[in-house]
RNA sequence: CGGGGUGUGGCGCAGCCUGGUAGCGCGCGCCGUUCGGGACGGCGAGGUCGCUGGUUCAAUUCCAGUCACCCCGA
Numbered sequence: 001c002g003g004g005g006u007g008u009g010g011c012g013c014a015g016c017c018u019g020g021u022a023g024c025g026c027g028c029g030c031c032g033u034u035c036g037g038g039a040c041g042g043c044g045a046g047g048u049c050g051c052u053g054g055u056u057c058a059a060u061u062c063c064a065g066u067c068a069c070c071c072c073g074a
């Protein structure tokens, strides 16, 4: 320098192809259960989707650029 992949709550991931108010597990908080804890059950908080711009009534999703990390090549 060229090509490809990944980036979404604290952590690990899905959703994107086929645009329509963002979900799962773990973790966290409260409650129940227990003598207490764990386990189990119930409820809840927490992310505007790496960043910028474009298209659209509407973008995590489509398009362009850019940043970080990983892989391949030179």
Stems, first nucleotide, its partner, number of pairs: 001073007010026004020057001028044005050066005
Model confidence (mean pLDDT): 83 of 100. Predicted 3D model of a 74-nucleotide RNA (transfer RNA) from a Candidatus Saccharimonadota bacterium. The source organism's lineage runs through Bacteria, Bacteria candidate phyla and Candidatus Saccharimonadota. It matches the Rfam family "tRNA". By type it is a transfer RNA.